Background:
Small-subunit ribosomal RNA, central domain from a Myxococcota bacterium, 350 nucleotides, folded computationally. The RNAcentral record of the full RNA draws on SILVA. NCBI's taxonomy places the organism under Bacteria, Pseudomonadati, Myxococcota.
Context: one part of a larger RNA
């Protein structure tokens, strides 16, 4: 420089903004960078190909021709590409009117439920387990009843419902805020995809400093079980689950399926918005956009399965693979407080 691939076989960066970069809508004009085309130079000899001679052939040799895909220059073409300038609205935005929504920040707040205190009834068991024991209770437990106290999380609603870029996100209330849908018109006039480096976001754990801690519960005690039991069951419990501020940057971060545009039979839920017809109205029917689930033709697929939310047919652009261990490793460098994280080999060996 190049083949062929990443849903499960080795491969899609977790996720988003965006640099530069690659690629980019219609018509017209112009221009000639790319591209095309002739012409001139040159592309050394030798080789190699044609001829045609010389050694009795031939290797090897002597003449002569062709070829040198380049390159430089001139002259020309102008469809695409590219640059310049003009317009356009189908791409991308903007304004207006509309309903959805656990989208995010904060503040404030509600009941039931555990537990724990303070009182009242009440008596001897509660617990717990295949069975048991550790354990709580005559210092009055458990079991009801009434007051208080604090933390966490919010049954039913509730849905292969909803939003979000991911990760996620769920009692109500009030502020601040983002974004996607729909509808009708105006308006901008390509402003557009993607995205190496960058920068922000990122479940749990887990650090760092402060608060807070009812429940739960690594870790750790003890009870059983077992040949043993560093488990799994039971009775207790610390960190840590909560919160503010800072780190960290993982993951089965999965749809194991980057992104963005178009095209390509159908048939069936649902969720938001909108038309038409029907009804007095509920409501029913057709039917558009957007989003989510299930069949499923044709292709695809190694299959299983995908199958308009493609894994099908095209383009763009970007990341990754390249045999199995060794190795999500060691050195090095970047980053962290540490835990570690990223980046990433080789001996060797099958």
């Nucleotide at each position: 420089c190049u083949g062929g691939g990443c849903g499960u076989a080795a491969a899609g960066c977790g996720c988003g903004c965006g640099u530069a970069g690659g690629c980019g809508g219609g018509u017209c004009c112009g221009u000639a960078u790319g591209u095309c085309g002739g012409g001139u130079g040159u592309g050394a000899a030798a080789g190699c190909c044609c001829u045609c001679g010389g050694c009795u052939c031939a290797a090897c040799u002597g003449g002569g021709g062709a070829a040198g895909u380049g390159c430089a220059u001139u002259c020309g073409a102008a469809a695409c590409u590219g640059c310049g300038g003009a317009u356009c609205u189908a791409g991308a935005g903007u304004a207006c009117g509309g309903g959805a929504g656990a989208g995010g920040a904060g503040a404030g707040u509600g009941g039931a439920a555990u537990u724990c205190c303070c009182g009242g009834u009440g008596u001897a068991g509660a617990g717990g387990u295949g069975a048991a024991a550790u354990u709580c209770g005559u210092a009055g437990a458990u079991a009801u009843c009434g007051g208080g106290a604090g933390g966490a999380a919010c049954a039913c609603c509730a849905g292969u419902g909803g939003c979000g870029a991911a990760g996620g996100c769920g009692g109500c209330u009030c502020u601040c805020u983002g974004g996607a849908c729909c509808g009708a018109u105006a308006c901008u006039g390509a402003c557009g995809c993607u995205g190496a480096g960058g920068c922000g976001c990122g479940a749990a754990a887990g650090c760092g400093u402060g608060g807070g801690g009812a429940g739960c519960a690594a870790a750790c005690a003890g009870g059983a079980u077992u040949a043993g039991a560093u488990a799994c069951c039971c009775u207790g419990g610390u960190a840590g689950u909560c919160c503010a501020c800072g780190c960290u940057g993982u993951a089965a971060a999965c749809g194991a399926u980057g992104g963005g545009c178009a095209c390509u039979a159908g048939g069936u839920g649902u969720c938001g918005c909108g038309g038409g017809u029907u009804u007095u109205g509920a409501u029913g029917c057709c039917u558009g956009c957007g989003g989510u689930g299930c069949c499923g033709c044709a292709g695809c697929u190694a299959a299983c399965g995908c199958g308009a939310u493609a894994a099908g047919u095209g383009c763009c652009c970007c990341g990754c693979c390249u045999g199995g261990g060794g190795a999500c490793u060691a050195c090095g460098g970047c980053c962290g407080c540490a835990a570690g994280g990223u980046u990433a080999a080789a001996a060797c060996u099958c």